Predicted 3D model of a 391-nucleotide part of an RNA (large-subunit ribosomal RNA, domain III) from a soil metagenome.

Context: one part of a larger RNA
Parts: sequence; C1' cells; structure tokens
RNA sequence: GAGUAACGAUAAUGCGGGUGAAAGACCCGCACGCCGGAAGUCCAAGGUUUCCUGCUCUACGUUAAUCGGAGCAGGGUGAGUCGGUCCCUAAGGCGAGGCUGAAAAGCGUAGUCGAUGGGAAACAGGUUAAUAUUCCUGUACUUAAUGAUAUUGCGAUGGGGUGACGGAGAAGGCUAGGCCGGCCAUCGAUUGGUGGUGAUGGUUUAAGCGUGUAGGAGGUGUUCUUAGGCAAAUCCGGGAGCACAUUACUCCAAGGCGUGAUGACGAGGGACGUUUUCGGACGUUUCGAAGUGGUUAAUGCCAGGCUUCCAGGAAAAGCCUCUAAGCAUAAAUAUCAUUGAACCGUACCGCAAACCGACACGGGUGGACAGGUAGAGAAUACUAAGGCGUU
Repeated sequence: GAGUAACGAUAAUGCGGGUGAAAGACCCGCACGCCGGAAGUCCAAGGUUUCCUGCUCUACGUUAAUCGGAGCAGGGUGAGUCGGUCCCUAAGGCGAGGCUGAAAAGCGUAGUCGAUGGGAAACAGGUUAAUAUUCCUGUACUUAAUGAUAUUGCGAUGGGGUGACGGAGAAGGCUAGGCCGGCCAUCGAUUGGUGGUGAUGGUUUAAGCGUGUAGGAGGUGUUCUUAGGCAAAUCCGGGAGCACAUUACUCCAAGGCGUGAUGACGAGGGACGUUUUCGGACGUUUCGAAGUGGUUAAUGCCAGGCUUCCAGGAAAAGCCUCUAAGCAUAAAUAUCAUUGAACCGUACCGCAAACCGACACGGGUGGACAGGUAGAGAAUACUAAGGCGUU
C1' cells in the first nucleotide's frame, strides 16, 4: 500500500421462546423460501473414527460462536445364507524341466496365480444414543459329517453333454408402481357453497412351501448295429428298424391362487411418567378399525425367449451322464434324526465440508432406485417422501 480488495454461487429469510458472560448464525416452535432424474435414498472406489454421548472454546471454522467434520474423555461395527475368503477360469503375471544368452537375464511347456466374469443357501417385523438380510421374534433354506431305515452297480484327475454368451428389431403375457371407487376411523357452521356427490387420514404384509397357468423350446421312446470320441463305455457321435405324436411326450417358464398369517403391521384411542409457552412435545405400556374391487402400467419379469443381420459374438469349475483301475463289510440313492458351517469386512462420509483437486475450493468422480399433476419424454414447470436456506 490499507483498515483498502476480499470474506467462495443472488435457494431467503422473519418472528417468538430456551441456553448463555455474550445469540443474526446454537437448540425448540411457527411462518416463508429452495432442490425434488436431486441439493433425496442405497451401493462400489477412496478416506479411516470423521459415527454416538458428555465436557471444553486457546488454536482450527474466511466474522461471532454457547455450535462443529475442532480439542478432551467415554462408547459404538455381532452373519452358515450380504461381500470376501473358498472352487473355477479370462487378459495378463510367475514358471520345475527346457530353449537362448559372455553374464545380467530373456522366452516358455507342465503347472501355478490372477475378477472386472461363472459357482450352494433368508425373508418379514421389532429393537439401539450409535449395528443390523448380522441382535431379537416368527417362518425358511443350503451344505457337510455321523447314525437309523429302505433300495441299488457304485466308482475319475479320463470320455460325452450342459454350463455357454453378438448386434438390431418387433409383438404378446404379466408384475412393481400409480390412479379411481368401495370400506374403516376422525372432523365439520364463521365467510359464496356445504350434513352431501363434504374434509382429513388409513386401506400394509416377505422369503419359503404347494399348485403348474400365459407362453417358449425340442421330435421323443425303444431295439439292433458301429473303422469315431488317445484305453473302456450301456454315454456321445454315425447307420438301420419299430412305436407314439403336433390336442401327444419331455424340458424350460413369468404371473396368479392357496398357504405362510387365529401371526405381524396398522390410523387412532386409553393409562402412567417427564416437560410445557398450557397449544403441545417426548417416553413407557396397553387396546386396536378397515385391510377390498376396477383401471392403467413400465426402461422391470417371462427372456439365456422370438424374428432378423453379418463383422459370427470367453474359458474353466460346477452340474448331469458314461465307463477304467478298483470295490461290493465298500460305495451310491431316498427319507428321517443329530451335529457343524471357521476366518476377514460390516461404524460413518460417499456428486461430497469426510474421496481426487495445497483450502470446509462454483472443478472431477462408476452403479442402483425413479412418486404426483401437465407432457411423447429420464425435457421442462410445480410438487410428495426426504433434504436444505449454501458460516
């Protein structure tokens, strides 16, 4: 320079009460305003205690601060089923032997790692100041071992099938959700209307189990045979015959209905306690109504479907099946019972004041959900739930 610029989105504040040394900013209440394909909710990455409670205000917060993601102390993350670990493989990494190189080392077979992919199984309600598909209540499911009973050709690191996949397009059947009626509860004369064709609120319920529908796919079964599938095979593939058949047979499959549920939830009411600005608010406990029909309707499900196109769109485990060695005192299958299911993550932020940007920075950051009115619409405007008024 200068007590100058600036104090970081122009979404917006006002009033009353409380606390306090002190209140524009903290807490409570009432209005008002802003977002609402987000400025809401849930996850991943990343952060790593920032979460909750009490106390504190030097510093941090672009001001004050009684407040805080600040300081101090205490508390908080509960899993067979969620995710990982585990089994499996992709790109890629490593790599016994091996090849190359003067060496360091490079490459690479068998193999071994490696998810962003494949692979068993859980839902609803309740609960904490802070966790919950983890705790509790209720109702389920998976898998392994052991035992019992019954039945039987069982058996793999090998064979075969399946797993198993692209783009685009179209139609159908549904459901979530929405809307309207009905039903239930409560309210209602002071103003144009009004005791009704009024107002407000509610009308919620899962997985599992049973049934097997709309629809989709395929010829199926059996007998004989067989130079293939590195050995074998009753399996797969090739060949032949017979039977059945498009309304058959087998497989897949939403949704619906029943059950789950004589349960839970549920507007609201009663009692008690705390508090109060006397309006109410909070906590505990208890009682508890209706809980139903129509319509619309997804980008979700049937669907790994169908049609079509050329650029022709992972693998392995798992599962099913076949036999080999072998075993048949084993092994397998079915039903029931008992027991087990370890370890790690789980708080909180997560389009952001907690991540990446030196900052409480107008930047950046993958996925899921997607109410109402108008609208072709995820545009736009207003709005619900919810969240904020950006120190």